[in-house]
RNA sequence: ACGGGAAUAGCUCAGUCGGUAGAGCAUUGGUCUCCAAAACCAAGGGUCGGGAGUUCGAGCCUCUCUUCCCGUG
Repeated sequence: ACGGGAAUAGCUCAGUCGGUAGAGCAUUGGUCUCCAAAACCAAGGGUCGGGAGUUCGAGCCUCUCUUCCCGUG
C1' cells in the first nucleotide's frame, strides 16, 4: 500500500428481509434466612465508534474518517 473482519448497556455478545434497541453476567432494591450465600421477583443503565447521505422510517443500506484484529506483497 491492498484485501477481509470487528466497534451496540459497566463486561461478554445477539439484533433475521430497513419498521418499539435486547439477553446473560455485574449493579441496586425486594422476598426468603438468626445473619449471609444460593434461589426467586423487580428496577436502573444505550448519542448503536465520529461525520455525511438515501428513505416516510437506518443498529441494519451507501460514502468518508478513527481504533483494533487477520491476511497478501
Notes: A computed fold for a 73-nucleotide RNA from an uncultured Porphyromonadaceae bacterium, annotated as transfer RNA.